A computed fold for a 684-nucleotide part of an RNA from a Fimbriimonadaceae bacterium, annotated as large-subunit ribosomal RNA, domain II. It matches the Rfam family "Bacterial large subunit ribosomal RNA". The family has 102 seed sequences and 51,934 matches in Rfam 15.1.
[in-house]
Context: one part of a larger RNA
RNA sequence: GCCUGCGAGUUGUUGGCGUCGGCAAGGUUAAGGCUUUUAGAGCUGGAGCCGGAGGGAAACCGAGUCCGAAUAGGGCGUCAAGUCGUCGUCAGCAGACCCGAAACUGCGUGAUCUAGCCAUGGCCAGGCUGAAGUGGUGGUAACACACCAUGGAGGGCCGAACUCAUUGACGUUGAAAAGUCUCGGGAUGAGCUGUGGUUAGUCCGGUGAAAUGCCAAUCGAACGCAGAGAUAGCUGGUUCUCCCCGAAAUGCAUUUGGGUGCAGCGUUGUGUGUUGUGUCUAGGGGGUAGAGCACUGAAUGGGCUAGGGGUCCUACCAGAUUACCGAACUCAAUCAAACUCCGAAUACCUAGAUAUAAGCGCAGCAGUGAGACGGCGAAGGAUAAGCUCCGUCGUCAAAAGGAGAAUAGUCCAGAUCGACAGCUAAGGGCCCUAAACGUGAACUAAGUGUGAAACGAUGUGGAGUCGCAUAAACAGCCAGGAGGUUGGCUUGGAAGCAGCCAUCCUUUAAAAAGUGCGUAAUAGCUUACUGGCCGAACGUGAUUCCGCGCGGAAAAUGUAAGGGGGCUAAAGUUCACUCCCGAAGCUUCGGGUCCCAGUUUACUGGGGCGGUAGGGGAGCGUCGUGUACGCAGCGAAGCCUGAGCGUAAGUACAGGUGGAGCGUCUUCGAGUGAGAAUGCAGGC
Numbered sequence: 001g002c003c004u005g006c007g008a009g010u011u012g013u014u015g016g017c018g019u020c021g022g023c024a025a026g027g028u029u030a031a032g033g034c035u036u037u038u039a040g041a042g043c044u045g046g047a048g049c050c051g052g053a054g055g056g057a058a059a060c061c062g063a064g065u066c067c068g069a070a071u072a073g074g075g076c077g078u079c080a081a082g083u084c085g086u087c088g089u090c091a092g093c094a095g096a097c098c099c100g101a102a103a104c105u106g107c108g109u110g111a112u113c114u115a116g117c118c119a120u121g122g123c124c125a126g127g128c129u130g131a132a133g134u135g136g137u138g139g140u141a142a143c144a145c146a147c148c149a150u151g152g153a154g155g156g157c158c159g160a161a162c163u164c165a166u167u168g169a170c171g172u173u174g175a176a177a178a179g180u181c182u183c184g185g186g187a188u189g190a191g192c193u194g195u196g197g198u199u200a201g202u203c204c205g206g207u208g209a210a211a212u213g214c215c216a217a218u219c220g221a222a223c224g225c226a227g228a229g230a231u232a233g234c235u236g237g238u239u240c241u242c243c244c245c246g247a248a249a250u251g252c253a254u255u256u257g258g259g260u261g262c263a264g265c266g267u268u269g270u271g272u273g274u275u276g277u278g279u280c281u282a283g284g285g286g287g288u289a290g291a292g293c294a295c296u297g298a299a300u301g302g303g304c305u306a307g308g309g310g311u312c313c314u315a316c317c318a319g320a321u322u323a324c325c326g327a328a329c330u331c332a333a334u335c336a337a338a339c340u341c342c343g344a345a346u347a348c349c350u351a352g353a354u355a356u357a358a359g360c361g362c363a364g365c366a367g368u369g370a371g372a373c374g375g376c377g378a379a380g381g382a383u384a385a386g387c388u389c390c391g392u393c394g395u396c397a398a399a400a401g402g403a404g405a406a407u408a409g410u411c412c413a414g415a416u417c418g419a420c421a422g423c424u425a426a427g428g429g430c431c432c433u434a435a436a437c438g439u440g441a442a443c444u445a446a447g448u449g450u451g452a453a454a455c456g457a458u459g460u461g462g463a464g465u466c467g468c469a470u471a472a473a474c475a476g477c478c479a480g481g482a483g484g485u486u487g488g489c490u491u492g493g494a495a496g497c498a499g500c501c502a503u504c505c506u507u508u509a510a511a512a513a514g515u516g517c518g519u520a521a522u523a524g525c526u527u528a529c530u531g532g533c534c535g536a537a538c539g540u541g542a543u544u545c546c547g548c549g550c551g552g553a554a555a556a557u558g559u560a561a562g563g564g565g566g567c568u569a570a571a572g573u574u575c576a577c578u579c580c581c582g583a584a585g586c587u588u589c590g591g592g593u594c595c596c597a598g599u600u601u602a603c604u605g606g607g608g609c610g611g612u613a614g615g616g617g618a619g620c621g622u623c624g625u626g627u628a629c630g631c632a633g634c635g636a637a638g639c640c641u642g643a644g645c646g647u648a649a650g651u652a653c654a655g656g657u658g659g660a661g662c663g664u665c666u667u668c669g670a671g672u673g674a675g676a677a678u679g680c681a682g683g684c
Stems, first nucleotide, its partner, number of pairs: 001684006011094008020085004026050003032044005054061002064076004097237002100234001104227006115199009124189001126158003129154001133150006162186003168181003201219001205215003212221001240619006250263005264368002266365007276356009290342001291340002296336003300332004307325002309322004371396007379388002401412003416591004421587003427581003430565003436578001438577006449567001455551002459548010476533005482506003487501003512527001516525002592609007620673001622670003626666001628664004638657005644651002
């Protein structure tokens, strides 16, 4: 991992509600007793309980009563039948659907592992070093001291056994639930070790050269059993079928936030009877969007001006002046969630009409109370987020189908079942790939399309406006482009051309006191300006707006920013038109089921039938039970095979196998249905 079997809402009791039944102003027995055909039944048993009257704290009164001085007023009553059982469902109490803690408490068992201690034994190859002491010699006044021997000390040195475990490798479903090899520490000591004994678990125990270490592969409190089915607002699991309806992820509260209570939203029954919803009409209130500046504030420029500052004047008072600041006033142009002289659309309220099919009350049973994305309107954030938080609508959640290449939340559209029939939606019609390489007009040259901004550019198409132009425009070519003068100043120099000032006059067809290059300064080249050549019906400049393009443009495995092939008077883009494809949508034909209506016991007509949590309804099957009816050695159950039947769970029949029980209708009762629980047991 697979297969087979086992495996989870039960039972008792007390209540609520509903179903069915008995009796009914009543209903009913409990324990006990008697009888009996004995897990039972029948008969007794009226104690008790519920109902039949309430009000008051009570005395008490009573269809009333209480408060009250009250005959006022108000509260609670009076006006609706209960009760006992069956079944269903829910709740309370019990383990209460099943499995699951870590823990807590009690009583015991453990020191054969390991820690310390006690008693009694055992063990430590070999080598090195050479303390004290002692002897001798030297030495001293005597000591001291020195040397040579001897001696054999030491938590001394090296290193086996022994013991420990520092390094590295291997091992990691191991040879091993801690090892092997290698390097390594100690190795006469606080040494190692055998045997026997001792100390213990919540009174926070024992032991600990102290690591919360060790106390039998277990230790921040051992192990076994018991309380015990501890508790688990948590996780997982919870077994047959079909039919009808169908949510929520919100508000308030909560030692509350992944729980719960009440409300909201679902369902079932019952009551009410137009109260619901949409549209139209009529009538309402409002202060949002927008707008505005009349208020409150903010804020820019001008004018005017009180006041202030500077300057002049002045003994004081005064006065003059100012490219200074500047309230108020005024003109122009602005801004505001907490501004409003104004002011929508929607929405909301009321009434009527109309269409539709709800709405509300009571009772039973829930689930939900983590929501997600998208459009629109706000807030928070950075006018960031597949971000957070509200409002409103939609979808998903709980929704399949078609489109979007693929893709819960986007677009289209809501699957009762069947059909080798038709029409459409979104989206599409060259090939992959169903359907026109459709028609007409235009644009794009960038493979733009098939990703992006500020900004930049004689890309290209369209629409304007203003110039110049046969009195020859624009471009090109030929020629001129002069004189006063090297203007003045400055400067070493400054001559059109470093810089400053001025920028005139003359000759002219025209020619700047000079557009750029250039020189040390001149020179030189060139431009403006003028003439000529040329020759434009559509010329040539400037400028504005619009369409489509260009640049701006860098990312990590491999093109990779059209799904691909590929596409250029498109298979791209814009406008107009026609045809077609395209879904579980709609239609057609046939069937099922639920509801309503009409007729009538079976039809006709109309409408519905996606669905998680959840509510409601109807069934299938298993085991057993009572009654009835059957089958079976002329072959029961079980098993195998076979294109049967039924809407499903399921269930016939035939043959084979098998060898002894089994079935049908109906009633009742359950240890009643497995694929999941890191489920349990067995097998492979």
Record summary
The RNAcentral record of the full RNA draws on ENA.